Two RNAs folded together computationally: RNase P RNA and transfer RNA, 473 nucleotides in total.
[in-house]
RNA sequence: GCAGGUAGACGGGUGAUCGCGGCAAUUCCGGGGACAGACACCGAAUUCCGAAACAGGGAAUUCGGUGUCUGUCCCCGGAAUUGCCGAGGAAAGUCCGAACUCCACAGGGCAGUGUGCCUCGUAAAUCGAGGGCUCGUAAGGGACGGAAAGUGCAACAGAAAACAUACCGCCGAAAGGUAAGGGUGAAAAGGUGCGGUAAGAGCGCACCAGCGGUCCGGUGACGGAUCGGCUUGGCAAACCCCACACGGAGCAAGGCCAAAUAGGGAAACAUUGCGGCGACCCGCCGCGUUUCCGGGUAGGCUGCUUGAGCUCCUGGGAAACCAGGAGCCUAGACGAAUGAUCGCCGCCUGAGCCGCAAGGCUUGGGUACAGAAUUCGGCUUACAGUCUACCUGCCAAA
RNA sequence: GGCGCGGUACCCAAGUGGUAAGGGAGAGGUCUGCAAAACCUUUACGCGUCGGUUCGAUUCCGACCCGCGCCUCCA
Numbered sequence: 001g002c003a004g005g006u007a008g009a010c011g012g013g014u015g016a017u018c019g020c021g022g023c024a025a026u027u028c029c030g031g032g033g034a035c036a037g038a039c040a041c042c043g044a045a046u047u048c049c050g051a052a053a054c055a056g057g058g059a060a061u062u063c064g065g066u067g068u069c070u071g072u073c074c075c076c077g078g079a080a081u082u083g084c085c086g087a088g089g090a091a092a093g094u095c096c097g098a099a100c101u102c103c104a105c106a107g108g109g110c111a112g113u114g115u116g117c118c119u120c121g122u123a124a125a126u127c128g129a130g131g132g133c134u135c136g137u138a139a140g141g142g143a144c145g146g147a148a149a150g151u152g153c154a155a156c157a158g159a160a161a162a163c164a165u166a167c168c169g170c171c172g173a174a175a176g177g178u179a180a181g182g183g184u185g186a187a188a189a190g191g192u193g194c195g196g197u198a199a200g201a202g203c204g205c206a207c208c209a210g211c212g213g214u215c216c217g218g219u220g221a222c223g224g225a226u227c228g229g230c231u232u233g234g235c236a237a238a239c240c241c242c243a244c245a246c247g248g249a250g251c252a253a254g255g256c257c258a259a260a261u262a263g264g265g266a267a268a269c270a271u272u273g274c275g276g277c278g279a280c281c282c283g284c285c286g287c288g289u290u291u292c293c294g295g296g297u298a299g300g301c302u303g304c305u306u307g308a309g310c311u312c313c314u315g316g317g318a319a320a321c322c323a324g325g326a327g328c329c330u331a332g333a334c335g336a337a338u339g340a341u342c343g344c345c346g347c348c349u350g351a352g353c354c355g356c357a358a359g360g361c362u363u364g365g366g367u368a369c370a371g372a373a374u375u376c377g378g379c380u381u382a383c384a385g386u387c388u389a390c391c392u393g394c395c396a397a398a
Numbered sequence: 399g400g401c402g403c404g405g406u407a408c409c410c411a412a413g414u415g416g417u418a419a420g421g422g423a424g425a426g427g428u429c430u431g432c433a434a435a436a437c438c439u440u441u442a443c444g445c446g447u448c449g450g451u452u453c454g455a456u457u458c459c460g461a462c463c464c465g466c467g468c469c470u471c472c473a
Stems, first nucleotide, its partner, number of pairs: 001394010012345007020086030088369001092380002095378005100250004112246005117131005132144001133142003145241002150239002152235002167182002169178003190208006209231001211228007254302004264293006273287005309328008346367009399469007408422003416453001424440005446462005
């Protein structure tokens, strides 16, 4: 210099005008409640007037009730002003895991679903960290238990696709032997070499791979050494086996308050009228009026945002992470706010001009993905343009 | 906002590890005086997209895209 990898940070700034949501304070308006005062009316008691006496009447005082007005305080709603706050790294997909809430639930099993090397971390996890094995030249990647429990699958080609078999070939007189060589296929019954043999073959030996045993190291996955026999293919993101885990639904969960209308229940009144119980009487039922009650719709409130919270420091740990201390409050909307327009600046980039060059000037374009909806921890996906740190390969030079 | 289902040719659709049936429509032909019906033939580009597992994927697994449905209370 070129090509890559991993992790982290940012993802516009500012001014003007208009505008939105939440909270708080102040003022004004409207409604409701409590208290106090005044006035009016009504009732009761006492005293007095009047009267022979009672009843009735009038006046005064006290108490109680009702209504109106005024004032103070509180609550609710609305408006205005001021102040403070107001999207994300993914708020997204809803793929995992939880909190929370409701429903279900004696205990155990089957079925079903999910996960799958080991050890830690975490509230938990299909998450994270470290390690092992394996793939890759490397940075790095890997859904990575079991195929020697069983069942099954492997089209076409090929002799044969798995308790083996034999087309050509090789050997042999033949019967037959053989699995080296050819050929097929994605895959062919350990590989290479030497010996051996009629030809061959783990038939024998050496090395390698695999399997099993023993010993050593490691918490463990596993690694190393050694011995043995001679080899037992692939697919479990096929059924399955083994181990572990799992009840269902989801904030439109759930809780509270509660119109109008219709309908339901209860009580009281009226029993007068109408209708029904085939004519009449009694009786019963329904229709009536008033009051009350429960469920519940519209609607409203709540759940609702202080939380496994954020920032910094210190300590522990290899790391994920944990512990302690200090500071901070950071959206809660619901026909769903967090915006729009214009100017300047920043960043990236195309073109032109000037300059030896570094660079400067002019002009044009771009400035993403996307947007809370109960809340967290993860994963995945999208993303203009940048920055930082570490690392790998190749080439060149010293 | 939450939850569930689906995507196969122009249309409807079967298939669910071995290379995609069938019907309709379209095109050409036979028949007919011309048509319809019937019959025959035919349609390189079709399994939503991208990865993974596998020798092999429409099918199994994952991610993404698109479309559709359901949700409160009483009865």

Record summary
It holds a member of the Rfam family "Bacterial RNase P class A". Rfam classes the family as a ribozyme.